The RNA shown here (c-di-GMP-I riboswitch aptamer) has 93 nucleotides.
[in-house]
RNA sequence: UCUCGACAAUAGCAAACCCGGCGAAAGCCGGGGACGCAAAGCUACAGGGGCUAAGGACGCGAUGAAGGCGCGUUACGCCAGCCAGCUGCCGAA
Numbered sequence: 001u002c003u004c005g006a007c008a009a010u011a012g013c014a015a016a017c018c019c020g021g022c023g024a025a026a027g028c029c030g031g032g033g034a035c036g037c038a039a040a041g042c043u044a045c046a047g048g049g050g051c052u053a054a055g056g057a058c059g060c061g062a063u064g065a066a067g068g069c070g071c072g073u074u075a076c077g078c079c080a081g082c083c084a085g086c087u088g089c090c091g092a093a
Base pairs, nucleotide, nucleotide: 004091005090012037013036017032018031019030020029021028022027035081041086042085043084047083048082049079050078051077055076056074057073058072059071060070061069
């Protein structure tokens, strides 16, 4: 230094759920709370995967046609506590 990860030390984060706020939703923020976490730190167009579909776009339906309506598809929306990438504290075996 790399790999690795102790019932070590020092610090840290905080699932579900509850309260308040934002959002159409997924989800996010603040407070409480701890299931867990050695990266549960950072990165979400230019790795994979997952969630959502209000508006927009596209398609389909009825109509002579358009608008509007209904249905479907789709990230310009999200998730890093799914994998991944980058960075990093400690040091027993």